[in-house]
RNA sequence: AGAGUUUGAUCCUGGCUCAGAACUAACGCUGGUGGCGUGUCUUAGUCAUGCAAGUCGAACGAGAAAGCACCCUUCGGGGUGCGAGUAAAGUGGCGGACGGGGGAGCAACGCGUGGGUAACCUACCCAGGGGUUCGGGAUAACUCGGGGAAACCUGGGCUAAUACCGGAUAAGACCACGUUGUCCUCGGACGAUGUGGAAAAAGAUGGCCUCUUCUUGAAAGCUACCGCCGCAAGAUGGGCCCGCGGUCCAUUAGCUUGUUGGUGAGGUAACGGCUCACCAAGGCUCCGAUGGAUAGCCGGCCUGAGAGGGUGAUCGGCCACACUGGAACUGAGACACGGUCCAGACUCCUACGGGAGGCAGCAGUCGGGAAUCUUGGGCAAUGGGCGAAAGCCUGACCCAGCAACGCCGCGUGAGGGAUGAAGGCCCUCGGGUCGUAAACCUCUGUCGGGAGGGAAGAACGGGCCGUAGUCGAAUAGGCUGCGAGCCUGACGGUACCUCCAAAGGAAGGACCGGCUAACUCCGUGCCAGCAGCCGCGGUAAUACGGAGGGUCCAAGCGUUGUUCGGAAUCACUGGGCGUAAAGCGCGUGUAGGCGGUCAGGAUAGUCGGAUGUGAAAUCCCAAGGCUCAACCUUGGAACUGCAUUCGAAACUGCUUGGCUAGAGUCUCGGAGAGGGUGGCGGAAUUCCCGGUGUAGGGGUGAAAUCCGUAGAUAUCGGGAGGAACACCAGUGGCGAAGGCGGCCACCUGGACGAUGACUGACGCUGAGACGCGAAAGCGUGGGGAGCAAACAGGAUUAGAUACCCUGGUAGUCCACGCCGUAAACGGUGAGUGCUAGACGUCGCGGGUAUUGACCCCCGCGGUGUCGUAGCUAACGCGUUAAGCACUCCGCCUGGGGAGUACGGCCGCAAGGCUAAAACUCAAAGGAAUUGACGGGGGCCCGCACAAGCGGUGGAGCAUGUGGUUUAAUUCGAAGCUACGCGCAGAACCUUACCUGGGUUUGACAUCGUAGAGAACCUCCUGGAAACAAGAGGGUGCUCUUCGGAGAGCUCUCAGACAGGUGCUGCAUGGCUGUCGUCAGCUCGUGUCGUGAGGUGUUGGGGUAAGUCCCGCAACGAGCGCAACCCCCGUCCCAUGUUGCCAGCAAGUAAUGUUGGGCACUCUUGGGAGACUGCCGGUGUCAAACCGGAGGAAGGUGGGGAUGACGUCAAGUCCUCAUGGCCCUUAUACCCAGGGCUACACACGUACUACAAUGGCCGGUACAGAGGGUCGCGAACCCGCGAGGGGAAGCCAAUCUCUUAAAGCCGGCCUCAGUUCGGAUUGGAGUCUGCAAUUCGACUCCAUGAAGGUGGAAUCGCUAGUAAUCGCGGAUCAGCAUGCCGCGGUGAAUACGUUCCCGGGCCUUGUACACACCGCCCGUCACACCAUGAGAGUCGCUUGUACCAGAAGUGGCUAGUCUAACCUUCGGGAGGACGGUUACCACUUUGUGAUUCAUGACUGGGGUGAAGUCGUAACAAGGUA
Repeated sequence: AGAGUUUGAUCCUGGCUCAGAACUAACGCUGGUGGCGUGUCUUAGUCAUGCAAGUCGAACGAGAAAGCACCCUUCGGGGUGCGAGUAAAGUGGCGGACGGGGGAGCAACGCGUGGGUAACCUACCCAGGGGUUCGGGAUAACUCGGGGAAACCUGGGCUAAUACCGGAUAAGACCACGUUGUCCUCGGACGAUGUGGAAAAAGAUGGCCUCUUCUUGAAAGCUACCGCCGCAAGAUGGGCCCGCGGUCCAUUAGCUUGUUGGUGAGGUAACGGCUCACCAAGGCUCCGAUGGAUAGCCGGCCUGAGAGGGUGAUCGGCCACACUGGAACUGAGACACGGUCCAGACUCCUACGGGAGGCAGCAGUCGGGAAUCUUGGGCAAUGGGCGAAAGCCUGACCCAGCAACGCCGCGUGAGGGAUGAAGGCCCUCGGGUCGUAAACCUCUGUCGGGAGGGAAGAACGGGCCGUAGUCGAAUAGGCUGCGAGCCUGACGGUACCUCCAAAGGAAGGACCGGCUAACUCCGUGCCAGCAGCCGCGGUAAUACGGAGGGUCCAAGCGUUGUUCGGAAUCACUGGGCGUAAAGCGCGUGUAGGCGGUCAGGAUAGUCGGAUGUGAAAUCCCAAGGCUCAACCUUGGAACUGCAUUCGAAACUGCUUGGCUAGAGUCUCGGAGAGGGUGGCGGAAUUCCCGGUGUAGGGGUGAAAUCCGUAGAUAUCGGGAGGAACACCAGUGGCGAAGGCGGCCACCUGGACGAUGACUGACGCUGAGACGCGAAAGCGUGGGGAGCAAACAGGAUUAGAUACCCUGGUAGUCCACGCCGUAAACGGUGAGUGCUAGACGUCGCGGGUAUUGACCCCCGCGGUGUCGUAGCUAACGCGUUAAGCACUCCGCCUGGGGAGUACGGCCGCAAGGCUAAAACUCAAAGGAAUUGACGGGGGCCCGCACAAGCGGUGGAGCAUGUGGUUUAAUUCGAAGCUACGCGCAGAACCUUACCUGGGUUUGACAUCGUAGAGAACCUCCUGGAAACAAGAGGGUGCUCUUCGGAGAGCUCUCAGACAGGUGCUGCAUGGCUGUCGUCAGCUCGUGUCGUGAGGUGUUGGGGUAAGUCCCGCAACGAGCGCAACCCCCGUCCCAUGUUGCCAGCAAGUAAUGUUGGGCACUCUUGGGAGACUGCCGGUGUCAAACCGGAGGAAGGUGGGGAUGACGUCAAGUCCUCAUGGCCCUUAUACCCAGGGCUACACACGUACUACAAUGGCCGGUACAGAGGGUCGCGAACCCGCGAGGGGAAGCCAAUCUCUUAAAGCCGGCCUCAGUUCGGAUUGGAGUCUGCAAUUCGACUCCAUGAAGGUGGAAUCGCUAGUAAUCGCGGAUCAGCAUGCCGCGGUGAAUACGUUCCCGGGCCUUGUACACACCGCCCGUCACACCAUGAGAGUCGCUUGUACCAGAAGUGGCUAGUCUAACCUUCGGGAGGACGGUUACCACUUUGUGAUUCAUGACUGGGGUGAAGUCGUAACAAGGUA
């Protein structure tokens, strides 16, 4: 520090996700040890039990028992002493307001920070000075009674105090009235002084008799110490007040009556509406009052580079709370956790009358929960309370226990050790890896275990003793200091040290597709499962599960949850708003924010210095202590803040005085559909009246509805009425926007130009607010020609609630009033300044010239186009900015849900404004790129259409396929590109299928450690055969030491293995089809672009062609095209048999038959020839095209071979090869028979026909290319024929297949189911073959079906082509209408490219990229989920009006009682109880508000595998 994920790819926007760190954690697996920390986040839920606050006898009275000892005894017991002035209880004092707990409440001066208190208090403590006097009356305990189950209550009596009360004294303090000084925040404060008033106290203990009195010694007294009282002061702690700071919601906008202030009084420690009476009517609030929700606050902690964000465990400060609510008492301090009273809920006890209780103290229990410990030890230390002290108390605290909960440390061994052991895993079978890892050898001893040592540290302090000083009369005593010994440890027999033994007891977890370090095998087969995101799994899964191996951490590792980070994804640092989310429709203007220039002043902001504070701890730095570290100690720094004070004066603000450049006013001028009102005008439509006139009109793609013989349309004249204003007219003008268009008049707003004068910053923006605001719509009243939602009809259509047509009502128009929205768009808020230009246009002004006009130049203001810099993701913007800056406002923060629900406001309604959440997705988007596609465009090809010829589709038959059937009808091929295809030939074989019979190292290959036999041949039995069983013959080759051995072959045996037309063509190679013989497909360098990519390859011309020329940021190149190759066409050379025969010769009935020849034809080799080369024209001086000449051939001469990058997961595992999987007495192998040949049907491809351009008969002519020895087979003979016999010739230019047929000549047939047509069937044969039954071909005789030219639709062909005619070949024993070839005869037509199909190039749009067979929308149906409304219902909280009134406090009262004081002795003062009243908690009732839950039914929304209906959108998406 980034990464993954939207796309075919790209850039951007944008969300989601990951890697990091941290936890008071929990869960899963695992677990050796120590140190230091931490440990109910949930029910402030309920609590059994024990402990957590007591102490003081030196304040006071009283005062046991057990037990022991002694004595007495009536043996029951009693007494005395010790126990003991002890225990327990009481009066009194101090402390229980600290310490400890948890965070419910609290949005508050509660907290933090800084101040104030001139408005206050402070027990104990410290220092100072002063005092401590004289009296009095009670009361608990105790005792005697009473009541009660208990808790406890009550009556009589006794008694003490440092308990209570009265008096004296009073410096100062307090109060009242005066005089007066200083300071001051003007309110007072601090002093000085006079008079008057009122207010104190308590003693305890130890010691001593110097003085007085009694006289062992005491009392007074003295002394020491601890107390007590009053004063002032300090310290500490607190109360109150103030400035500032820190949560969310405006879908909470108004709140408030003690409310705000005043006067007076009360109250408090103290100010204050704190309380009360009266008076006034104020106070708070958009700088967010009130209300609601949530929350203890802080130091800090976590994270982060920081700024921030989150958090408030442990430790520390503050607050609030103590079962819930209320209340006061006591006290220095409380409205009191372990106090009191009352009310309530709950629990417990009860004798039912009544009582008791409060763990949010420490342990512990139950419950809740994913989850959080021992009912431990000790006061040894630290700290606290009491005490003079010893000491007591202390679940504060110090320790221990439990828990890997966290952090830190250590260990589980170290060195050597290769036959790289065994074993596991993988394997290409060679090996690799676990792996020096182990074994084995040599060592070491941390932790743990055993034994011993260790009283080291943690200890300071205390009393006793000695000693010095001090108080004192004192060698009592006390206090202070010094010294010595003594005493005290829960942890703990712990830390640490030593010894002993032994590698012995001590490693796991997650992960290994990318992000992200780490890979293989097996299993599984969209199953089981994984998953943080993207996504894996449908038979070869590095993603599931296991294994081996590896990676990362390690006594832990992972998962889950939470927070920050990454996220610049709320942007202060540090973002945006033309098209991605985002500029309010526009203006006027309030608050607010911001604001020109010069000078002076003061100093609020600002800057600097100083001071105070910013607690400690934490963080950081340094040093130190535990062996290190964590941890701890000490010091420093820091705490970025606040306050006070001093200073500076540039900038901002304030203030004073100026200025004119901003802004505004006046004068003159022209432009304009700017607004409002009234009037006027012509054209056109429609309607009415009349004339002319006759059969149609109208409308459409075509029609129909409709109008018209009752006279339409057309045409002429007259009239009525409403609405809109052609031409001018223009990216022209005006307006803030919406918007504004005939002409005239009136009223009126704004902008602009020019000239001077004036005011003197008067400015800009603008939350709320107010106004304007197209169309549609609403209300009332008019108006209504045309147009026209709704509606009706006619068409179209599968349907057509649409598009088209004929009608037609609201509405459109006017007046008044609403509505307040639009793609209200420049999708661009307003204002100011700055930053190249060029060219138009509108308005005004100026200059030059020649008076003017036009033109030209210049200035200002508008409105456009292009463009520089710059900006932008790109597109684009570009002085009219989307550039560079400033000011102000509005708005955005992933998509959907949703601009929806609820609430509120507005509206007559329609609806508008404001505006969520649950849930769901891993994207949704912008711009641009390459393709593909379009019922987009342009250009151009092709038997693509058109023009022609002949077919198919109808018939019969052949063949293939589907389907059906079957034991099996083997398998594959499936639009074009499957279907006379694999199959160039299924009777057996083939053959893969079925039935049956058989074999198991096998029909075939390699290996032998084995045995036998050469091989091989013949025969016989069973059997359908395979096979099984048996018999006989026969011995070869090489070497030889003659025993034998070896090679080869066969049989038997054993196992490795063979075998598979079994599966996967979607694991593959190879081969093939198709687009397509279409003209395309790419690369290098350069260049353009952020990039995908572009350019080149586009453009102009031209070609069959990316063929070529020209141009050009391209220049070149490659694969394709073309050419090179083969055949045919002309000529030449060579060759001359088996070919040929012109000339010569011979011969025949005849034939190159023979001699001879090689001229010709021909054969097969080699050459020539054609290149737009030549001429003319067109064309860009080009390429090229057109015409011509010559030529056998002319513009690629005809044909073939040749198939670019790629596409279709195209076809083939059944040609072959091959990975993986599967079978192994069978899915292998052999054999016989059957099947592949089935047959109601459907389709494809052919053949033959339907006839006269024909059929039949007779005669007759002319090919080419091939084949042939398991062959072709002549002549001749036989047969009607298929064929048979026969055998010559031929391994072929020799012989043979081999008569070519159509044609031509002649004849018959005469339009008919025929002399057409030949299916089917019967009979008889031939041939092949082991065998023609299933199931061959052919022949002859007989039979003689359908069929009379074929619906919709559809195929081929552009010349030696179509059509037609025959011939040959491969396969093959036989079987050809198929296939592959060959020649004969031999046409018609092409205007042309609008349309159909396919293709090429350019361009355009796109929401497509599996690419239009694409994408995609809505209803309906089903399932699930969350949510709104809903008659209502149940709760929480709360307002308001009442009821009620416990305890308590205050007031009033004089009913009862009453020690201290006073008294005239009667009583009074005072007090207590009682009564009453004010306030008030619980409670009751009514009525509201808010919110949660729930609800028949209902609304929409989301998600879901292949459901239904249509086709809305994306292309002109077929109506933009």
Notes: A computed fold for a 1520-nucleotide RNA from an uncultured prokaryote, annotated as small-subunit ribosomal RNA. RNAcentral holds the sequence, with entries from ENA. Its mean pLDDT, the model's own confidence on a scale to 100, is 84. Rfam family: Bacterial small subunit ribosomal RNA.